[in-house]
Context: one part of a larger RNA
RNA sequence: CUGGAGACCCCCAAGGGGAAGCGAAGACCCUAUAGAGCUUUACUGCAGGCUGUCGCUGGGACACGGUCGCUGAUGUGCAGGAUAGGUAGGAGACGUUACACAGGUGCGUGCGCCAGCACGUCGCCGAGUCAGCCGUGAAAUACUACCCGUCAGUGACUGUGACCCUAACUCCGGGAGGAGGACACCGGUAGCCGGGCAGUUUGACUGGGGCGGUACGCGCUCGAAAAGAUAUCGAGCGCGCCCUAAGGCUACCUCAUCCGGGUCGGAGACCCGGAGAAGAGCGCAAGAGCAUAAGGUAGUCUGACAGUGUCCUACACAACGAGGGACGCUGAGACGAAAGUCUGGUCUAGCGAACCAAUGAGCCUGCUUAAUGCGGGCCAUUGCUGACAGAAAAGCUACCUUAGGGAUAACAGAGUCGUCACUCGCAAGAGCACAUAUCGACCGAGUGGCUUGCUACCUCGAUGUCGGUUCCCUCCAUCCUGCCCGUGCAGAAGCGGGCAAGGGUGAGGUUGUUCGCCUAUUAAAGGAGGUCGUGAGCUGGGUUUAGACCGUCGUGAGACAGGUCGGCUGCUAUCUAUUGGGGG
Numbered sequence: 001c002u003g004g005a006g007a008c009c010c011c012c013a014a015g016g017g018g019a020a021g022c023g024a025a026g027a028c029c030c031u032a033u034a035g036a037g038c039u040u041u042a043c044u045g046c047a048g049g050c051u052g053u054c055g056c057u058g059g060g061a062c063a064c065g066g067u068c069g070c071u072g073a074u075g076u077g078c079a080g081g082a083u084a085g086g087u088a089g090g091a092g093a094c095g096u097u098a099c100a101c102a103g104g105u106g107c108g109u110g111c112g113c114c115a116g117c118a119c120g121u122c123g124c125c126g127a128g129u130c131a132g133c134c135g136u137g138a139a140a141u142a143c144u145a146c147c148c149g150u151c152a153g154u155g156a157c158u159g160u161g162a163c164c165c166u167a168a169c170u171c172c173g174g175g176a177g178g179a180g181g182a183c184a185c186c187g188g189u190a191g192c193c194g195g196g197c198a199g200u201u202u203g204a205c206u207g208g209g210g211c212g213g214u215a216c217g218c219g220c221u222c223g224a225a226a227a228g229a230u231a232u233c234g235a236g237c238g239c240g241c242c243c244u245a246a247g248g249c250u251a252c253c254u255c256a257u258c259c260g261g262g263u264c265g266g267a268g269a270c271c272c273g274g275a276g277a278a279g280a281g282c283g284c285a286a287g288a289g290c291a292u293a294a295g296g297u298a299g300u301c302u303g304a305c306a307g308u309g310u311c312c313u314a315c316a317c318a319a320c321g322a323g324g325g326a327c328g329c330u331g332a333g334a335c336g337a338a339a340g341u342c343u344g345g346u347c348u349a350g351c352g353a354a355c356c357a358a359u360g361a362g363c364c365u366g367c368u369u370a371a372u373g374c375g376g377g378c379c380a381u382u383g384c385u386g387a388c389a390g391a392a393a394a395g396c397u398a399c400c401u402u403a404g405g406g407a408u409a410a411c412a413g414a415g416u417c418g419u420c421a422c423u424c425g426c427a428a429g430a431g432c433a434c435a436u437a438u439c440g441a442c443c444g445a446g447u448g449g450c451u452u453g454c455u456a457c458c459u460c461g462a463u464g465u466c467g468g469u470u471c472c473c474u475c476c477a478u479c480c481u482g483c484c485c486g487u488g489c490a491g492a493a494g495c496g497g498g499c500a501a502g503g504g505u506g507a508g509g510u511u512g513u514u515c516g517c518c519u520a521u522u523a524a525a526g527g528a529g530g531u532c533g534u535g536a537g538c539u540g541g542g543u544u545u546a547g548a549c550c551g552u553c554g555u556g557a558g559a560c561a562g563g564u565c566g567g568c569u570g571c572u573a574u575c576u577a578u579u580g581g582g583g584g
Base pairs, nucleotide, nucleotide: 008584009583010582011581012580013579014578017576018575019574021571022570029405030404031403032402034401035400036397037396038395039394042200043199044198045197046196048193049192050191051190052189053188054187055186058165059164060163062161063160064159065158066157067156068155069154070153071152072151073150074149075148076115085147086146087145088144089143092130093129094128101126103125104124105123106121107120108119109118110117111116169180170179171178172177203216204214205213212233217239218238219237220236221235222234240388241283242345243344247301248300249299250298251297252296253295255279257275258274259273260272261271262270281290282289284350286348287347288346305331306330307329308328309327310326311325312324313323333342334341335340356383357382358381359380360379362378363377364376365375366374367373412459413457414455415454416453418452420448421447422446423445424444425443429439430438466541467539468538469537471533472530473529474528475527476526479504480503481502482499483498484497485496486495487494507519508518509517510516547565548564549563550562551560552559553558
């Protein structure tokens, strides 16, 4: 000097790796004493419907009832003159004179238990007839009064059934009139039906939510870390009663078990003797306590009583109700000779506010003075809220909405590594003998972060989700190719091992598939990672909206890691990174 390449600064273009790029207070999931739409045998109502009844709404006659009044009859257990309704009074009542008649008889009617009773008739007889006497639980239908059951007649009111009428009312008609007719219509009231419609509810805890469970009210033991207190869907178990004795008192007794002896009798029944601090029993879970017994037996009672306090607990150390307990006082009692004990059960579980209702030999009080009636209040007892300090309450939503949450799930990440993959230690055994050519049980120690779980730490004012495709980088626990060692390596072909990641690792069928199975080749058709690499690169078959069908489930709305057909893939590149080109 020529040519090439590069650093720095700047420019042009490109495709889109990153800016967990931009877009939209996540639609999935959960939460809210937030909504809405829908359903129903959720709750409570409202329309509407049906039926009864009353009003509008009147007249007539018939049949059958009900209540009340009047009149007239009627009432038979046995015994007994006989057909005695009940109670009270009661010693007399009725009649004989003719316009009248007790009683008997004749005739007729009604009832009837066939014995008789009642009524009518003046035809006949007629002056007495019936009561207190015997028997009977009860004495005269002798007489009077009141009442009961049954029957007949009658009157009032009223109901039911079927019927007739016309004038309300209704309909038709221009009208005359006709049709219907106290029905219907309309209104009041009561019962029933009543998602047709409306307002609402549909709990909480929770290693996301749901399903399951109750850890939602109580008791005991452990956890609990030697005071007290102490959590988890921690471990083990219980309670929502029972008992008039299983309670109170007084007196007496001692258990379980074992040994010896004793008819049946045995390992074991009952009796006798001995040992026996507790191993028995105490209604029930566990713990504590108990033999002076709180255990067992007997006698006798009701203290498991009425009233009123203090303290403790519930609820540690602040407050807090019901409930529970301990210790007193007053009264009335039980047992005991007495001292004394007794306010349930040896102690710790066995429980419930207000409203309302019922009850009370309770208390106070109003209408109103007494009786009586209707009320109000206080106290006590009983009857519930178990989600147990106590709303009166079912579901679906993929048609969905809002407020929020990474306080909370699904993907991915992170942590962990049981599971998974791989390695190692030891070497029982197989290998004809021989652990280690090869295979390798039981047990143990690890590595990895590819599986599946667990956790819920980042992200819910959004980090696009399976598979394929395209393209690039990496790891090695190496499928092929290279070098080496061992061999139960003659050679060939293998088998096992060591080093090694330079390069390669392909094509089809089926399925959305990853995976897998299959086919023919090949030196071989390796495994894994990169937000299960890669949707501001593509695809969109699957999953995962709205439509629809099937099966199953559900009364239903609807639901289903059941199946099926259909169903949108936004972004003009600022920075950075990269590639190509250019200028200084």
Large-subunit ribosomal RNA, domain V from Halobacterium bonnevillei, 584 nucleotides, folded computationally.
The source organism's lineage runs through Archaea, Methanobacteriati, Halobacteria, Halobacteriales and Halobacterium.
Model confidence (mean pLDDT): 82 of 100.
The sequence was found in a public genome assembly.
Its Rfam family is "Archaeal large subunit ribosomal RNA". Gene Ontology terms of the family: structural constituent of ribosome and ribosome.